This is a predicted structure of a 106-nucleotide RNA (SAM riboswitch aptamer (S box leader)) from Halobacillus andaensis. The source organism's lineage runs through Bacteria, Bacillati, Caryophanales, Bacillaceae and Halobacillus. Model confidence (mean pLDDT): 79 of 100. RNAcentral holds the sequence, with entries from Rfam.
RNA sequence: CACUUAUCCAGAGAGGCGGAGGGGACUGGCCCUAUGAAGCCCAGCAACCGGUUGAUAAACACGGUGCUCCUUCCAGCAAAGCAUUCAUUGCUUUGAAAGAUGAGAA
Numbered sequence: 001c002a003c004u005u006a007u008c009c010a011g012a013g014a015g016g017c018g019g020a021g022g023g024g025a026c027u028g029g030c031c032c033u034a035u036g037a038a039g040c041c042c043a044g045c046a047a048c049c050g051g052u053u054g055a056u057a058a059a060c061a062c063g064g065u066g067c068u069c070c071u072u073c074c075a076g077c078a079a080a081g082c083a084u085u086c087a088u089u090g091c092u093u094u095g096a097a098a099g100a101u102g103a104g105a106a
Stems, first nucleotide, its partner, number of pairs: 003104006013042001015041003021032003026076004043068003048064003052058002072098001077095007
């Protein structure tokens, strides 16, 4: 990198260092950013796994991860509905695809 499975509309900083990018594929859109981006530290959030208990359950950040603008920021493919048009196109819902995180398996 690829496989299986669960979840993805909740939550979390007027801190320090840092210095220009960022919203972890791609494309388009829309945003954030010198009133400081990424990154690091600290702080915080969260029960996926372990551990705990009075154990179909519950509690807990102790250990292993994870996370801390905007729904996974929105869309990309398909179906249905609504509006509109000569064609088109726009909006809504559902599903898929892709992605992220955990656990597992090879």